[in-house]
Context: one part of a larger RNA
RNA sequence: GCCUACGAGUUGUUUCUCACUAGCGAGGUUAAGUACUUCAGGUACGGAGCCGAAGCGAAAGCGAGUCUGAAAAGGGCGGCUUAGUUAGUGGGAGCAGACGCGAAACCUUGUGAUCUACCCUUGACCAGGUUGAAGGAGCCGUAACAGGCUGUGGAGGACCGAACCAGUAUCCGUUGAAAAGGAUUUGGAUGAGUUGAGGGUAGGGGUGAAAGGCUAAUCAAACUGGGAGAUAGCUCGUACUCCCCGAAAUGUCUUUUGGGACAGCCUCAAUUUAUAUCUUAUCGGAGGUAGAGCUACUGAUAGGAUGCGAGGGCUUCAUCGCCUAUCAAUUCCUGACAAACUCCGAAUGCCGAUAAGUUUUAAUUGGGAGUGAGUCGCCGGGUGCUAAUGUCCGGUGGCGAGAGGGAAAGAGCCCAGACCAACAGCUAAGGCCCCCAAACGUGUGUUAAGUUGAAAGAACGAUGUUCGGUUGCAGCGACAGCUAGGAUGUUAGCUUGGAAGCAGCUAUUCAUUUAAAGAGUGCGUAACAGCUCACUAGUCGAGCGACUGAGCGUGGAUAAUAAACGGGCAUCAAGCACACUGCCGAAGCUAUGGACUGUAAAACAUUACAGUGGUAGGGGAGCAUUCUAGUCAGCGUAGAAGGUGAUUCGUAAGGAUUGCUGGAGUGGUUAGAAAAGAAGAUGUAGGC
Numbered sequence: 001g002c003c004u005a006c007g008a009g010u011u012g013u014u015u016c017u018c019a020c021u022a023g024c025g026a027g028g029u030u031a032a033g034u035a036c037u038u039c040a041g042g043u044a045c046g047g048a049g050c051c052g053a054a055g056c057g058a059a060a061g062c063g064a065g066u067c068u069g070a071a072a073a074g075g076g077c078g079g080c081u082u083a084g085u086u087a088g089u090g091g092g093a094g095c096a097g098a099c100g101c102g103a104a105a106c107c108u109u110g111u112g113a114u115c116u117a118c119c120c121u122u123g124a125c126c127a128g129g130u131u132g133a134a135g136g137a138g139c140c141g142u143a144a145c146a147g148g149c150u151g152u153g154g155a156g157g158a159c160c161g162a163a164c165c166a167g168u169a170u171c172c173g174u175u176g177a178a179a180a181g182g183a184u185u186u187g188g189a190u191g192a193g194u195u196g197a198g199g200g201u202a203g204g205g206g207u208g209a210a211a212g213g214c215u216a217a218u219c220a221a222a223c224u225g226g227g228a229g230a231u232a233g234c235u236c237g238u239a240c241u242c243c244c245c246g247a248a249a250u251g252u253c254u255u256u257u258g259g260g261a262c263a264g265c266c267u268c269a270a271u272u273u274a275u276a277u278c279u280u281a282u283c284g285g286a287g288g289u290a291g292a293g294c295u296a297c298u299g300a301u302a303g304g305a306u307g308c309g310a311g312g313g314c315u316u317c318a319u320c321g322c323c324u325a326u327c328a329a330u331u332c333c334u335g336a337c338a339a340a341c342u343c344c345g346a347a348u349g350c351c352g353a354u355a356a357g358u359u360u361u362a363a364u365u366g367g368g369a370g371u372g373a374g375u376c377g378c379c380g381g382g383u384g385c386u387a388a389u390g391u392c393c394g395g396u397g398g399c400g401a402g403a404g405g406g407a408a409a410g411a412g413c414c415c416a417g418a419c420c421a422a423c424a425g426c427u428a429a430g431g432c433c434c435c436c437a438a439a440c441g442u443g444u445g446u447u448a449a450g451u452u453g454a455a456a457g458a459a460c461g462a463u464g465u466u467c468g469g470u471u472g473c474a475g476c477g478a479c480a481g482c483u484a485g486g487a488u489g490u491u492a493g494c495u496u497g498g499a500a501g502c503a504g505c506u507a508u509u510c511a512u513u514u515a516a517a518g519a520g521u522g523c524g525u526a527a528c529a530g531c532u533c534a535c536u537a538g539u540c541g542a543g544c545g546a547c548u549g550a551g552c553g554u555g556g557a558u559a560a561u562a563a564a565c566g567g568g569c570a571u572c573a574a575g576c577a578c579a580c581u582g583c584c585g586a587a588g589c590u591a592u593g594g595a596c597u598g599u600a601a602a603a604c605a606u607u608a609c610a611g612u613g614g615u616a617g618g619g620g621a622g623c624a625u626u627c628u629a630g631u632c633a634g635c636g637u638a639g640a641a642g643g644u645g646a647u648u649c650g651u652a653a654g655g656a657u658u659g660c661u662g663g664a665g666u667g668g669u670u671a672g673a674a675a676a677g678a679a680g681a682u683g684u685a686g687g688c
Stems, first nucleotide, its partner, number of pairs: 001688006011096003015093010027051003033045004055062002065077004099237002102234001106227003110223002117201009126191001128160003131156001135152001137150004164188003169184004203219001205215003240622006250263005264371002266368007276361001278357008291344001292342002298338002302334004309327002311324004374399010404415003419594003424590003430584003433568003439581001441580006452570002460555002464552010481539005487512003492506003518533001522531002595612007623677001625674008634666002642661008
């Protein structure tokens, strides 16, 4: 893991409540008990008691009223507005273990020191080798001691190292050979040593050279029985079918935030009104948002004009006075800002009235819930970085609880809401070269970057290219190229060591000759020289420049596979732009057949219309299993149940017939009662 069996809303209740059914009804009903008896789920007595028919008040009490109060006031609660009660069944609640399994723990009675810790008593054990303390002896030595040497001696939590005890390091082992081991290595090995036997200390207790260690593979409080089905706002699981409706993840409060209570939203029943609900149109309202505006306020604010006042400077003994590259009130002109500004001011939305429309919603009362972790897109905002699959509100649509088509793939995007069937048709989004259904569709442009072909690319840069706009030059010859010239006063003046067009400064940078030629555009020299340009002529022979707008491209462009068109692949596209015509394309719509639900017609007889996605959850109708009672004078060795195949019926749970097997019981129907349905619970037991 699979198979088989077992496995979870039950039972009790002199409690409460609601619905339905039945009896009686301003009443309803007996309990214990007694009697009878055909001994049963019996009958008859039994009115104690309980509920109801009247309330108000703390109460005395009063009473359709009463309480408060001084009150004949006002106010509160009642009445005027009458249905209950007893039983049965069902929904729910209370009390009980109360749907099942599950703690860690707490208390209590006992059992344990054959493991292990420490202790007591009594025994046992430690190969071999080494070192050589004290003491004492001899000799030397001292006044005597001291001291020295030699040998003797045999001390030690001494040394090396087996047994023994330990367990340092590494490897192996890790469903092991072993629920702690093996190999090699290592520490102690006469000691605080090791060990046998017997005995002692017991659970908030022991013992501990102390690690919260050990106390029988169990220890920050052992184990066994019991309280006990402890408690679990937590996790998991909770078993047949079909039909109708169908949520919530919000508000307030909460030792409350993963739990609850009340409200909201769902469902069922009854009732009410008869449109009160919803949509659209028209009309009438309230409002201060978006926008806008600000010499309309509050505040903020750029430039200019004006310049009160202040700062600084000059002047004076002081005042006065004068000046200003400073700041700056007020007023004016221009510009312009605001969630907590408003002289203004929408659209939507909201409230009300009227009308119309749709197969209805709405409201009230009562029974039953679930929900009270939400989430994404778009719109309006707060917060954050106008960051986040961020967070917090409001509006709306989805998902949640929604399948189908598209977006390669995909909860929340786009299209569209699945009753069933079928090899019919039309469309939506999106597509139509191949993968892949349908156009290598038509027309006109554009792109050369494989840009692009369904993620997104910026500032900035560039004779990419296409189409425009404005403007200049040009057959009296433009633009580009080539040939020639590009001079003189003069080396302008100043400066400078030098400064000659070209270091720098100055300048009415002038004048002459000219077709034209700057007191010089750049290179160059120490300075000259030299090269070149502006400018001019010739040659050539038709367009050439400047600025600017738009389209598509280009660089900018760096992330770990080639790896971000889904792929193949595509260039007058199969890219991009505009226009057009077809087609494909879904569980959408239509057509055909069928089923069910609701509403209206009286009626499951039929017709019409509307509907039939669905989690939590509410409601309805059924199937199967076991047993009981009645019934079919049911079936059965001429073959029951069960097993295993086949055929067939029903929307489903399921039912029927029949072959083989099996070998003795068992079914239909009407009712009743439940140990009444398994795939799940790291479910329990057994098997594989």
Predicted 3D model of a 688-nucleotide part of an RNA (large-subunit ribosomal RNA, domain II) from an anaerobic digester metagenome. The full RNA is in RNAcentral, with records from SILVA.